[in-house]
């Protein structure tokens, strides 16, 4: 350091919730079933129901973003880059910054454009000194020097999280990819891989960082949520505005569709049932329930061949209240018994977790 | 149960496109009064709930925790 697994046995007593029998009536006896890897957060994805056919188009807005695969989808798996670690391994919302826009505080000359100190002063312009046979004179010629006016440079100092590729030689007046060598980054060829990408070969010197800024670009997206929604019973008292001159109705707009109600205030009533808890069949058993067996549905492994997919095969699951059941005492084993408790359901993810067991790899 | 929303000084907010975090009351010191109270002048006080992450830098963008708070039958 990765990946699995299990996460308190058993025995007595009491008690609690669904089902079913049975007494006898509003309870009481018997029987049988009854929480998790996470039920958790509600972070995503789908199944349901509804809202107008679940229709069109334009605007706008979300949401996602390496590569191959696998899955409706969320996401999972190997890889491949980048970061980090001695290492196994771990982590990444990981497309583009040569399409625009914008921001880069503070310092600093200059945050993408620039010359603060400093270097230079080859070229030009200014001085000065010197040079034509000789002596004065003169400068518009020539050479040497000055000092740095124009002007070159950016290599060093200074600043800054970041300074226009880095080192080093060689060049120059100084200095510059200006030239070469290495290396970094781009472009291209060519090989090697599905691919992302990785090696080498050349080419011209480079075009700062932030998209988890706006933005482009790709690819997707109706909304609401079981307190959705239907059904039954109970009660009540109406008023104001809008409406067939088309309202409410999918929400910015439009089209195109429905066609009689709607929006507010006042009034009543807050009861019950279904969504909702897999189906058959055999044998025990009177029921309810147990085991086997077979379909269905999900999860985990197996599986000819490339492969977490596939026919197949093995194993496990498939509890259900309506204010919400699983609990406590006690005795025995052990050192200890965490995190936690269904509530429309499935699947995914992130989280929390005393202790224990098994196996890889450093 | 489903949906949305908010954590910044002792309280109760503020901080819009990232750059040293403020205000108002309350605290504490001195002035002013015979004293107090008001009022003036000054000081203090901050893991921006909690961890990671992008980024030169993060109360601010991003995930993921916790804690509160409201609607919905």
């Nucleotide at each position: 350091u990765a990946g699995g697994c299990c996460g308190u046995g058993u025995g007595g007593c009491c008690g609690c919730g669904g089902g079913g029998g049975c007494g006898u009536u509003u309870c009481g006896c018997c029987c049988u079933c009854g929480a998790g890897g996470a039920a958790a957060g509600u972070c995503c994805g789908g199944a349901c129901a509804c809202c107008g056919a679940a229709g069109g188009g334009c605007a706008a807005g979300g949401a996602c973003g390496g590569u191959c695969a696998c899955g409706u989808g969320a996401g999972u798996g190997a890889c491949c880059c980048g970061g980090c670690g001695a290492a196994a391994g771990c982590c990444g919302c990981g497309g583009g910054a040569a399409a625009g826009u914008g921001g880069c505080a503070c310092a600093g000359a200059g945050a993408c454009a620039g010359a603060c100190c400093g270097c230079c002063g080859a070229u030009g312009a200014c001085g000065c000194g010197u040079c034509g046979a000789c002596a004065c004179g003169u400068g518009u010629g020539g050479c040497g020097c000055g000092a740095a006016c124009a002007g070159g440079c950016a290599a060093g100092g200074g600043u800054g999280a970041a300074a226009c590729g880095g080192u080093g030689c060689g060049g120059u007046a100084a200095g510059a990819g200006c030239g070469c060598a290495c290396c970094a980054g781009c472009g291209u060829c060519g090989c090697g891989g599905c691919g992302a990408c990785g090696c080498g070969g050349c080419g011209g010197c480079u075009g700062g960082c932030c998209a988890a800024a706006c933005c482009c670009c790709g690819u997707c997206c109706g909304g609401u949520g079981c307190a959705a929604c239907c059904c039954c019973a109970a009660g009540c008292a109406g008023g104001a505005u809008c409406g067939a001159c088309g309202a409410c109705c999918c929400g910015g707009c439009u089209c195109g569709g429905c066609g009689a109600g709607a929006u507010c205030c006042a009034g009543g009533u807050g009861g019950g049932g279904g969504g909702c808890a897999g189906g058959g069949u055999u044998c025990c058993g009177a029921u309810a329930g147990g085991a086997g067996c077979c379909c269905c549905g999900c999860c985990g492994g197996g599986g000819a061949c490339c492969u977490a997919g596939g026919a197949c095969c093995c194993g496990g699951c498939g509890a259900g209240a309506c204010a919400g059941a699983u609990g406590g005492c006690c005795g025995c084993g052990c050192a200890a018994g965490a995190c936690a408790g269904a509530a429309u359901c499935c699947g995914g993810c992130u989280u929390a977790u005393a202790g224990g067991c098994c196996c890889g790899c450093u | 149960g489903c949906c949305g929303g908010a954590g910044u000084a002792g309280c109760u907010c503020a901080g819009c496109u990232g750059g040293u975090a403020g205000a108002g009351c309350a605290g504490c010191u001195g002035a002013u009064u015979u004293g107090u109270a008001a009022u003036c002048a000054g000081c203090u006080g901050g893991u921006c709930g909690g961890g990671g992450g992008u980024u030169c830098g993060a109360u601010u963008c991003c995930c993921u925790u916790c804690u509160c708070c409201g609607g919905c039958u």